[in-house]
RNA sequence: GCUCCCGUCGUCCAGAGGUCUAGGAUUCCUCUCUUUCAAGGAGGCGACACGGGUUCGAAUCCCGUCGGGAGCA
Numbered sequence: 001g002c003u004c005c006c007g008u009c010g011u012c013c014a015g016a017g018g019u020c021u022a023g024g025a026u027u028c029c030u031c032u033c034u035u036u037c038a039a040g041g042a043g044g045c046g047a048c049a050c051g052g053g054u055u056c057g058a059a060u061c062c063c064g065u066c067g068g069g070a071g072c073a
Stems, first nucleotide, its partner, number of pairs: 001072007010026004018056001028044005049065005
């Protein structure tokens, strides 16, 4: 340099045009239980990398930028 893949709560993962003001697990916070801690139970906080485009409607499709990874040279 070229080609391909990926980017979603703190972390790991789901989502594949409308059913999503985005869901699960875990962490964290609060409450409960316990003499206390842990475990268990209940609740809460928390995310679509960025900029354009397509569409009535985009986390989802297209283009670009940035970042990560793989292959080739």
Transfer RNA from an Actinomycetes bacterium, 73 nucleotides, folded computationally.
The sequence is in RNAcentral, with records from ENA.
The coordinates come from a structure-prediction model, not an experiment, and the mean pLDDT is 80.
The source organism's lineage runs through Bacteria, Bacillati, Actinomycetota and Actinomycetes.
Rfam family: tRNA. Its family is annotated with triplet codon-amino acid adaptor activity in the Gene Ontology. About the family: Transfer RNA (tRNA) molecules are approximately 80 nucleotides in length.